[in-house]
Record summary:
The part of an RNA shown here (small-subunit ribosomal RNA, 5' domain) has 534 nucleotides and comes from an uncultured prokaryote. The full RNA is in RNAcentral, with records from ENA.

Context: one part of a larger RNA
RNA sequence: GAUUGAACGCUGGCGGCAUGCCUAACACAUGCAAGUCGAACGGCAGCAUAAGAGAGCUUGCUCUCUUGAUGGCGAGUGGCGAACGGGUGAGUAACGCGUAGGAACCUACCCCAGAGCGGGGGACAACCCGAGCAGAGAAAUUUGGAUUAAUACCGCAUACACUCUACGGAGAAAAGCAGGGGAUCUUAGGACCUUGCGCUAUUAGAUAAGCCUGCGUGGGAUUAGCUAGUUGGUGAGGUAAAGGCUCACCAAGGCGACGAUCUCUAGCUGGUCUGAGAGGAUGAUCAGCCACACUGGAACUGAGACACGGUCCAGACUCCUACGGGAGGCAGCAGUGGGGAAUAUUGCACAAUGGGCGCAAGCCUGAUCCAGCCAUGCCGCGUGUGUGAAGAAGGCCUGCGGGUUGUAAAGCACUUUCAAUUGGGAAGAAAGAUUUAGAGUUAAUACCUCUUAAUAUUGACGUUACCAAUAGAAGAAGCACCGGCUAACUCUGUGCCAGCAGCCGCGGUAAUACAGAGGGUGCGAGCGUUAAUC
Numbered sequence: 001g002a003u004u005g006a007a008c009g010c011u012g013g014c015g016g017c018a019u020g021c022c023u024a025a026c027a028c029a030u031g032c033a034a035g036u037c038g039a040a041c042g043g044c045a046g047c048a049u050a051a052g053a054g055a056g057c058u059u060g061c062u063c064u065c066u067u068g069a070u071g072g073c074g075a076g077u078g079g080c081g082a083a084c085g086g087g088u089g090a091g092u093a094a095c096g097c098g099u100a101g102g103a104a105c106c107u108a109c110c111c112c113a114g115a116g117c118g119g120g121g122g123a124c125a126a127c128c129c130g131a132g133c134a135g136a137g138a139a140a141u142u143u144g145g146a147u148u149a150a151u152a153c154c155g156c157a158u159a160c161a162c163u164c165u166a167c168g169g170a171g172a173a174a175a176g177c178a179g180g181g182g183a184u185c186u187u188a189g190g191a192c193c194u195u196g197c198g199c200u201a202u203u204a205g206a207u208a209a210g211c212c213u214g215c216g217u218g219g220g221a222u223u224a225g226c227u228a229g230u231u232g233g234u235g236a237g238g239u240a241a242a243g244g245c246u247c248a249c250c251a252a253g254g255c256g257a258c259g260a261u262c263u264c265u266a267g268c269u270g271g272u273c274u275g276a277g278a279g280g281a282u283g284a285u286c287a288g289c290c291a292c293a294c295u296g297g298a299a300c301u302g303a304g305a306c307a308c309g310g311u312c313c314a315g316a317c318u319c320c321u322a323c324g325g326g327a328g329g330c331a332g333c334a335g336u337g338g339g340g341a342a343u344a345u346u347g348c349a350c351a352a353u354g355g356g357c358g359c360a361a362g363c364c365u366g367a368u369c370c371a372g373c374c375a376u377g378c379c380g381c382g383u384g385u386g387u388g389a390a391g392a393a394g395g396c397c398u399g400c401g402g403g404u405u406g407u408a409a410a411g412c413a414c415u416u417u418c419a420a421u422u423g424g425g426a427a428g429a430a431a432g433a434u435u436u437a438g439a440g441u442u443a444a445u446a447c448c449u450c451u452u453a454a455u456a457u458u459g460a461c462g463u464u465a466c467c468a469a470u471a472g473a474a475g476a477a478g479c480a481c482c483g484g485c486u487a488a489c490u491c492u493g494u495g496c497c498a499g500c501a502g503c504c505g506c507g508g509u510a511a512u513a514c515a516g517a518g519g520g521u522g523c524g525a526g527c528g529u530u531a532a533u534c
Base pairs, nucleotide, nucleotide: 001534002533003532004531006530007529008528009527010526013381014380015379016378017377018376020373021339026337027336028335030334031333032332035080036079037078040077041076043073044072047071048070049069050067051066052065053064054063055062056061057060087292088291089290096217097216098215099214100213101212102211110205113202115200116199117198118156120154121153128145129144134143136141162171163170164169176197177196178195179194180193181192184191185190218264219263220262225255226254227253230252231251232250233249234248235247236246237245267289268288269287270286271282272281273280274279294315295314296313297312298311317328318327319326320325345371347370349368353367354365355364356363357362384414385413386412387411394405395404396403397402418475420470421469422468423467424466428461433455434454435453437451438450439449440448478523479522480521481520482519483504484503485502489518490517491516492515493514499506500505
């Protein structure tokens, strides 16, 4: 000099864009952060509607009952999601990361292609078990009986491709739902046709994951030897998959001064800071990868987890308890206590972008978009402009003549950025909905899909950005320094005292170095100090 996720002191007008627990991976009150689908299913607790019946009467209203009949829908079965998104950096010196390669492997949803979706069965929730169905319990919760549906579950048939094969053969699948409809049939429910979604097995792709290897990736030798599943082989098991991954047997290997082992420290990278570069330091925000989710261990489900807001076991801690037993996990977003020099709101909205579910409408989304707080940083703007010598007054200095503050002020003439008040006012909005027309599909002018046009709409931010008007210089300057380094000097006080100080050093009666004042210098909504890196 540059820099910072900074802190402290003094000061502080506005805006834009960023950043904001670096410490205790300490403990957490409260709310929210993962749901959705009735176009899979049986149903109907609540709400609304309709029809029917009854009652009251203000004869068109109110109340009661019945019918899942309709819109819808609590709880339940079922599907998909919950493995993403979000957080943190404790652990890890490792194929963890970076980079360059590899083969033995899986991939839900998506996409390509061709093939199929025939015919049966038995359950379990929900519900019911009302004057006790039988019970346990304070609660959390749990057991028994009876009954029922499905895209839940299980057989049978079939098998283009698929798997295994001794090449003869053997094995293995599925589910329906919704919209519309001219004939035909009908038990009047539908069958049947068609369209869309869905389902089954398979091929190729895309995406995502797992695995292996070369090289690189901290300090310490006051750590020199380490290793028995250890190194290799054969066989078996296991995995989606290669492999001591595991096991049996056999051999005795394997690593190491090119630093093994041990120990301390540490998430890695793109990057960031600095520097002419080489290099050094660093790894906040943003992005990629990894690891973790109170601590330790384990598996289940699933395409995918050994799973932050899942399960089980053990432990520590906290809470409830009728003492028998139960409940919990903010390193999600806010917020609280604690620690600390130090780090924000228990905000708004799903309008946009993205994600989950759904045919869709839509619902959910503390992701995200926004707003709030803080000069924490960067950038921009303002705090007036011109004129004005009697060089006013006052202050300070003085050699007492004057000098300086100083065109500075006053005065005169202007302007109104920003802030204030009032009014106007974009863009972020494309979708989606309803209707029109055309095309495709089709038996069909239904339905559905695509395109097209019209209509009325959809904004958290938001009193938005921006523009105009109104009034008036009006509301807006400080901080550090002035001995040398280093730009900037005098007076007074003090008298080796009080004090200053980055280094040299100042101060013991004329201190440009202490303190105050006048003046000056530097930066400026900041300026200094401290800490840290180059």